[in-house]
Record summary: SAM riboswitch aptamer (S box leader) from Oceanobacillus chungangensis, 109 nucleotides, folded computationally. Model confidence (mean pLDDT): 85 of 100.

RNA sequence: UUCUUAUCAAGAGAGACUGAGGGAUAGGCCCGAUGACGUCUCGGCAACAGGUUCUUUUUAGAAUACUGUGCCAAUUCCUACAAAUGCUUCGGCAUUUGAAAGAUGAGAA
Numbered sequence: 001u002u003c004u005u006a007u008c009a010a011g012a013g014a015g016a017c018u019g020a021g022g023g024a025u026a027g028g029c030c031c032g033a034u035g036a037c038g039u040c041u042c043g044g045c046a047a048c049a050g051g052u053u054c055u056u057u058u059u060a061g062a063a064u065a066c067u068g069u070g071c072c073a074a075u076u077c078c079u080a081c082a083a084a085u086g087c088u089u090c091g092g093c094a095u096u097u098g099a100a101a102g103a104u105g106a107g108a109a
Base pairs, nucleotide, nucleotide: 001109002108003107004106005105006104007103008102013042014041015040016039017038021031022030023029025080026079027078028077043072044071045070048068049067050066051064052063053062054061055060076101081098082097083096084095085094086093087092
């Protein structure tokens, strides 16, 4: 980097350094010199994979943050494609569902 697969409506702060954009992309809408984003330190959330313990429905369930990731503004911030339903001034609007795209874990090449 590519492919497969699971999850994505919950959760989680401070300090220092830096200094202008950032929230994937496009359109919105937000965050940002009351210092965002990023980096570092400490802290925290979380049970994805492994470990450990307990239970027993044993290729299972629960607990645990020990290890490996990950994460700590807003539903993946909303929409993007399609379908269904309702409303309509027939221009469109709203809701739901499924895709697409994206993020993270695990496995494989």